The part of an RNA shown here (small-subunit ribosomal RNA, central domain) has 344 nucleotides and comes from a wastewater metagenome.
Its mean pLDDT, the model's own confidence on a scale to 100, is 88.
Its Rfam family is "Bacterial small subunit ribosomal RNA".
[in-house]
Context: one part of a larger RNA
RNA sequence: CUGGGCGUAAAGGGUGCGUAGGUGGCCUGACAAGUCAGGGGUCAAAGGCAACGGCUCAACCGUUGUAAGCCCUUGAAACUGUCGGGCUUGAGUUCAGGAGAGGAAAGCGGAAUUCCUAGUGUAGCGGUGAAAUGCGUAGAUAUUAGGAGGAACACCAGUGGCGAAGGCGGCUUUCUGGACUGAUACUGACACUGAGGCACGAAAGCGUGGGGAGCAAACAGGAUUAGAUACCCUGGUAGUCCACGCCGUAAACGAUGAGUACUAGGUGUCGGCCCUAAGGGUCGGUGCCGCAGUUAACACAUUAAGUACUCCGCCUGGGAAGUACGCUCGCAAGAGUGAAACUC
Numbered sequence: 001c002u003g004g005g006c007g008u009a010a011a012g013g014g015u016g017c018g019u020a021g022g023u024g025g026c027c028u029g030a031c032a033a034g035u036c037a038g039g040g041g042u043c044a045a046a047g048g049c050a051a052c053g054g055c056u057c058a059a060c061c062g063u064u065g066u067a068a069g070c071c072c073u074u075g076a077a078a079c080u081g082u083c084g085g086g087c088u089u090g091a092g093u094u095c096a097g098g099a100g101a102g103g104a105a106a107g108c109g110g111a112a113u114u115c116c117u118a119g120u121g122u123a124g125c126g127g128u129g130a131a132a133u134g135c136g137u138a139g140a141u142a143u144u145a146g147g148a149g150g151a152a153c154a155c156c157a158g159u160g161g162c163g164a165a166g167g168c169g170g171c172u173u174u175c176u177g178g179a180c181u182g183a184u185a186c187u188g189a190c191a192c193u194g195a196g197g198c199a200c201g202a203a204a205g206c207g208u209g210g211g212g213a214g215c216a217a218a219c220a221g222g223a224u225u226a227g228a229u230a231c232c233c234u235g236g237u238a239g240u241c242c243a244c245g246c247c248g249u250a251a252a253c254g255a256u257g258a259g260u261a262c263u264a265g266g267u268g269u270c271g272g273c274c275c276u277a278a279g280g281g282u283c284g285g286u287g288c289c290g291c292a293g294u295u296a297a298c299a300c301a302u303u304a305a306g307u308a309c310u311c312c313g314c315c316u317g318g319g320a321a322g323u324a325c326g327c328u329c330g331c332a333a334g335a336g337u338g339a340a341a342c343u344c
Base pairs, nucleotide, nucleotide: 003316004315005314006313007298008297012312014200015199016198017197021193022192023191025087026086027085028084029083030082031081033080034079035076036075037074038073039072040071041070042069048066049065050064051063052062053061054060090190091187092186093185094183095182096181097180102176103175104174105173106172107171108170109153114148115147116146117145118144119143120142124135125134161168162167205246206245207244208243209242210241214240215239219235220234221233222232257311258310259309260308261307262306265289266288267287268286269285270284271283272282273281274280275279293300294299317344318343319342326337327336328335329334
């Protein structure tokens, strides 16, 4: 390189937007670049290939033939392409609706934990397998009232909803994105994918400034144990929270890239719409079961891992190794790219 692959064996990029490129609906006219057909030229010799021949064979050598390729020319017009005209089913716009933890900001609320103040009250509380460290006669725990502060929002809650993914859950207001349904009024292929690029991207971590109730790496003590740098207990600092700026990674998982079309059914559920309405139909989501088919099996099965096409990413024995070196990015931590020797 060809090929074969990528749910679990190696392999889908964390996700989107989008540049170049690749690919692209129906009808029609022209052109003839691709394509196809005929003719001609060229393709030095050697070499290649084929046939025949010469050295006893072979290597070697000789003779004859020959390939695509390139160029010129004549034609064909189905397909691709280019240019022109048209269409509406792909795509988009418009109008009317209902649904939603989609995003951002501001304000508000109650329960609970902790702390403070005051009252009642007295000897314990707490914790465990059992204990101890710890707290408590300077009055704890318990209980009542008042106050402070931070964080998270029980029930509703649902293989429910929304979002491209990460993710999103108290209530109200403001701003704002998307999807869905119905109507078919408009545009008329405006589409799909997407190397680079740009943007977003849990947690932890980093910088500056705030905040700090609870929880809690590190750390200290008490236990356990042969030991116990752990599991259990009592404490406890970063952090967890907010603002702004970095980081750019995850079992970022459906371990399943995106798009389009086609291919039995059954049964739940969410949001629309329609009807003759205990029911049925239809569109879009979300689950389970299951036929054909697929699969090494497990399983998948109209939300495909089935049947096809288009585009991108990736794999090619294990280890060494996601390491070294170089480069780019980063404040750093590190991230991205990413080998080889050697070894089995």